[in-house]
RNA sequence: GCGGGUAUAGCACAACGGUUAGUGCGUGUGCUUGCCAAGCACAAAAUGGCGGUUCGAUUCCGCUUACCCGCU
Repeated sequence: GCGGGUAUAGCACAACGGUUAGUGCGUGUGCUUGCCAAGCACAAAAUGGCGGUUCGAUUCCGCUUACCCGCU
């Protein structure tokens, strides 16, 4: 330099282009317990960036950023 892949919550992952973006672990509060742990309930927290297509984009397209793989 060329080609391909990935990017979503603190971490690991889901999500036919369509009603509120969910799950597990973790975090906070409460309940429970003599205390801790466990359990239960509730809550906070996310689509890498900029454009485009579309009535509607996490999803499709282009560029870009970071990381990974391959080729030279």
This is a predicted structure of a 72-nucleotide RNA (transfer RNA) from a Patescibacteria group bacterium.
It matches the Rfam family "tRNA". The family's RNA type in Rfam is transfer RNA. From the family's description: Transfer RNA (tRNA) molecules are approximately 80 nucleotides in length.
The prediction has a mean pLDDT of 80.